[in-house]
The prediction has a mean pLDDT of 81. The RNA shown here (SAM riboswitch aptamer (S box leader)) has 102 nucleotides and comes from a Bacteroidota bacterium. The sequence was found by an Rfam model in a public genome assembly. Taxonomically the source falls in Bacteroidota (Bacteria, Pseudomonadati).
RNA sequence: UGCUUAUUCAGAAAGAUGGAGGGAUUAGACCCUGAGAAAUCUUAGCAACCUGUGCUAAUAAGGUGCUACAUUCUAUCUCGCAUUGGCGGGAAAAGAUAAGUG
Numbered sequence: 001u002g003c004u005u006a007u008u009c010a011g012a013a014a015g016a017u018g019g020a021g022g023g024a025u026u027a028g029a030c031c032c033u034g035a036g037a038a039a040u041c042u043u044a045g046c047a048a049c050c051u052g053u054g055c056u057a058a059u060a061a062g063g064u065g066c067u068a069c070a071u072u073c074u075a076u077c078u079c080g081c082a083u084u085g086g087c088g089g090g091a092a093a094a095g096a097u098a099a100g101u102g
Base pairs, nucleotide, nucleotide: 001102002101003100004099005098006097007096008095013043014042015041016040017039021032022031023030026075027074028073029072044067045066046065049063050062051061052059053058071094076091077090078089079088080087081086
């Protein structure tokens, strides 16, 4: 990095360093941010995909992951209502995470 499968309505933050960006990408909107962004480290926590224990519920030891709001909305297709282009729904795509595989 490609492919397959599953999930994607929940949950969980403090400190230190750092010093301007961040919310995946492109565009627009919206939002967070010098009352300190990203990133790194420490500690704490969440969750339960895989392993372990139990083999029923569970548990949380190990491997990942995650800890603003929200996969934030729109973009592609489609349905209903409306009719000057808006409102609402569904699907897809893309993304994220895990497990497997080349």